[in-house]
Context: one part of a larger RNA
RNA sequence: UUGGGCGUAAAGAGCUCGUAGGCGGCUUGUCGCGUCGACUGUGAAAACCCGCAGCUCAACUGCGGGCCUGCAGUCGAUACGGGCAGGCUAGAGUUCGGUAGGGGAGACUGGAAUUCCUGGUGUAGCGGUGAAAUGCGCAGAUAUCAGGAGGGACACCGGUGGCGAAGGCGGGUCUCUGGGCCGAUACUGACGCUGAGGAGCGAAAGCGUGGGGAGCGAACAGGAUUAGAUACCCUGGUAGUCCACGCUGUAAACGUUGGGCGCUAGGUGUGGGGGGCCUCUCCGGUUCCCUGUGCCGCAGCUAACGCAUUAAGCGCCCCGCCUGGGGAGUACGGCCGCAAGGCUAAAACUC
Repeated sequence: UUGGGCGUAAAGAGCUCGUAGGCGGCUUGUCGCGUCGACUGUGAAAACCCGCAGCUCAACUGCGGGCCUGCAGUCGAUACGGGCAGGCUAGAGUUCGGUAGGGGAGACUGGAAUUCCUGGUGUAGCGGUGAAAUGCGCAGAUAUCAGGAGGGACACCGGUGGCGAAGGCGGGUCUCUGGGCCGAUACUGACGCUGAGGAGCGAAAGCGUGGGGAGCGAACAGGAUUAGAUACCCUGGUAGUCCACGCUGUAAACGUUGGGCGCUAGGUGUGGGGGGCCUCUCCGGUUCCCUGUGCCGCAGCUAACGCAUUAAGCGCCCCGCCUGGGGAGUACGGCCGCAAGGCUAAAACUC
């Protein structure tokens, strides 16, 4: 609970597409559904309100009027909303020409480094720590040189830099492919916004089948530390981390800020594109416009912190969500999942 809210107090769904629905640009005609007006009928009585009257007053009662905010019919109005018909181009989209990018998928490929193997040189230590020890090493380690194998990640560039709806994306080349931005205005002519359900995408960990396994490393073992040390530190090390296909569907999935449109001082960086001027050959300087991304800051907002043209300001439209703490994101039920578990979601009781 017809209220007020959702950056940090409870509250924006992880993200996108999209069904129903809600909402929707300028203009002409038409209808008259919504809407508005008039009249008629009906809207029982009582009650209630106003006036008057009857019990000596009042309560009470009677009479008249109002009310009954509604419904139906008839007539009328047509601005606004709506239906139908037509037109328009400022919203939206298409086309053409440019342009930046770690956007996505597949294939191929490169160098550095770690580890391992083989061989050479070489000798007694190496490693590790706060200090040590476990560990490795005369069966020749560590170090160093050459060769080889394999896996995984891509130093510098690298940037409050870029791209993507979000998750996320970084060596190089090729192929396929999505989106953005800028300029031109040729075309369509409101085709739009949001989006209950629904569908798809969705880090890490985890699961299934098969591969792979260098480094790292839950579990585990040992060594230390300690009163103890099921830890922090050290030596090892299995799942896993990697690949293919399938599943899971969560997160501090965060800008803790849903999406769209319009409006509202500026200043200063930086990414992309375009125009003007100077220079005019590039380079460069300056200025303006569009678009992204940061910082500062006015009005305004805010409990404050802070936000401030990338709003948390001023408005409109649509969706989601909140309603004291604990119990509890739990139980039960349902749906989903191989499982782990996920989604939906209480109550008793208690403060």
Annotation:
A computed fold for a 351-nucleotide part of an RNA from Micromonospora echinospora, annotated as small-subunit ribosomal RNA, central domain. It matches the Rfam family "Bacterial small subunit ribosomal RNA". Gene Ontology terms of the family: structural constituent of ribosome and ribosome. RNAcentral holds the full RNA, with entries from ENA and SILVA.